Model confidence (mean pLDDT): 78 of 100. Two RNAs folded together computationally: RNase P RNA and transfer RNA, 436 nucleotides in total. It holds a member of the Rfam family "Bacterial RNase P class A". Rfam links the family to the GO terms dimeric ribonuclease P complex, ribonuclease P activity and tRNA processing.

[in-house]
RNA sequence: GAAGUUGGCCGAGCAGUCGCUGUGUGAAUACUUCGGUGUUUACAGAGAGGAAAGUCCGGGCUCCGCAGGGCAGAGUGCCAGGUAACGCCUGGGGGGCGCAAGCCCACGGCAAGUGCAGCAGAAAAUAUACCGCCCCGGUUCGCCGGGGUAAGGGUGAAAUGGUGCGGUAAGAGCGCACCGCACAACUGGUAACAGUUGUGGCAGGGUAAACCCCCCUUGGAGCAAGACCAAAUAGAGAAGCUGAGGCGUGGCCCGCGCUGCUUCUGGGUAGGUUGCUUGAGGCGUACAGUGAUGUGCGUCCUAGAUGAAUGAUUGCUACAGCUUCGGCUGACAGAACCCGGCUUACAGGCCAACUUCACCU
RNA sequence: UGGGCCGUCGCCAAGUGGUAAGGCACGGGGUUUUGAUCCCCGCAUUCGGAGGUUCGAAUCCUCCCGGCCCAGCCA
Numbered sequence: 001g002a003a004g005u006u007g008g009c010c011g012a013g014c015a016g017u018c019g020c021u022g023u024g025u026g027a028a029u030a031c032u033u034c035g036g037u038g039u040u041u042a043c044a045g046a047g048a049g050g051a052a053a054g055u056c057c058g059g060g061c062u063c064c065g066c067a068g069g070g071c072a073g074a075g076u077g078c079c080a081g082g083u084a085a086c087g088c089c090u091g092g093g094g095g096g097c098g099c100a101a102g103c104c105c106a107c108g109g110c111a112a113g114u115g116c117a118g119c120a121g122a123a124a125a126u127a128u129a130c131c132g133c134c135c136c137g138g139u140u141c142g143c144c145g146g147g148g149u150a151a152g153g154g155u156g157a158a159a160u161g162g163u164g165c166g167g168u169a170a171g172a173g174c175g176c177a178c179c180g181c182a183c184a185a186c187u188g189g190u191a192a193c194a195g196u197u198g199u200g201g202c203a204g205g206g207u208a209a210a211c212c213c214c215c216c217u218u219g220g221a222g223c224a225a226g227a228c229c230a231a232a233u234a235g236a237g238a239a240g241c242u243g244a245g246g247c248g249u250g251g252c253c254c255g256c257g258c259u260g261c262u263u264c265u266g267g268g269u270a271g272g273u274u275g276c277u278u279g280a281g282g283c284g285u286a287c288a289g290u291g292a293u294g295u296g297c298g299u300c301c302u303a304g305a306u307g308a309a310u311g312a313u314u315g316c317u318a319c320a321g322c323u324u325c326g327g328c329u330g331a332c333a334g335a336a337c338c339c340g341g342c343u344u345a346c347a348g349g350c351c352a353a354c355u356u357c358a359c360c361u
Numbered sequence: 362u363g364g365g366c367c368g369u370c371g372c373c374a375a376g377u378g379g380u381a382a383g384g385c386a387c388g389g390g391g392u393u394u395u396g397a398u399c400c401c402c403g404c405a406u407u408c409g410g411a412g413g414u415u416c417g418a419a420u421c422c423u424c425c426c427g428g429c430c431c432a433g434c435c436a
Stems, first nucleotide, its partner, number of pairs: 001357010012317007020047002023044009049332001053343002056341005061222004068254004073218003077214001078092005093107001094105004108213002113211002115207002130153002132149007161179006180202001181200008226274004236265006245259004267435003281300008319330004362432007371385003379416001387403005409425005
């Protein structure tokens, strides 16, 4: 210098003008139960994100009488740790890819049982034999019949361990060596697992993001949860279901509590307060740990709207792209109870570490 | 905001592991003097998109895209 890998960060800045939504203080004004409340206005200060998104997981919070037992259902799936928890993260093991840095993996069980495999092929899980090879018998010398074999060919995504030597009529774990596989013991490791030794001629092909089995987890709903105030009224009518029933937001049963419930038609009202933002919080630092993370100390307060504010515009500067050199354009995207993750979208820029190649000293 | 459902040819749709039925429409041909009817033939290579599992995916899994539906109180 080129190509690449990983991790982290930013996602324009400053100033002016006019607005919008909360908060605090003050003034004016109306009401007042004299505590305050409403309206207007002045000043001060604050006002979207790294994903606020998708709503895919997990938790807090709230209600369902308790959240109790069993079945079903759902989810998860190598090991250890972290965490409030997780399907997340960290470290490790195994497998795959890459020259490497490094990246990817739903990675328990098909030896509990059941199922599936179109077409092709002799044969698709049971063993079998289309071509071929070998032996025997026959022969009109083209071949035919019987038997052996699975080394070779052919089919397929997949064909009953692989290579070599021996062996044989031809062959074959038939025998042997090595590799693979299964089982057992020992050693190392918390474990996943790895290694060594021995035994066995090899049984048990694939598929569980097929049913299923095993281990573990799991009650349901969601801030339109829930609580309070106010307003309003026809707790009306019809149909259905029943009392071994129905309801209590569980799919079923048990248990507990309550006693009609469901649907349709019709009617009224849809205003306000709270939940609501100080939190598993941010930043800095020290220590423990390989790390995720944890602990201690210091410091900071940083939206809270609801037909839903967070905007518009002007000037200067910086960066990038385009340019007819006058200028023009600036990514993805907008909080809605709150957090921890994952995933997806994203103009452009910055930092650190590492790998490979080339060159120079 | 929360919850639920759907996406297969231009339209309606069947197919839920074995390579996409059918109808309407459209195009070509035949029948007819011509048209309609009728008959024959054709028409899906990204089953909304991407990735994965599998020998094989419209179908199973994951992530996106688009569309539709529901909701308070008296009760």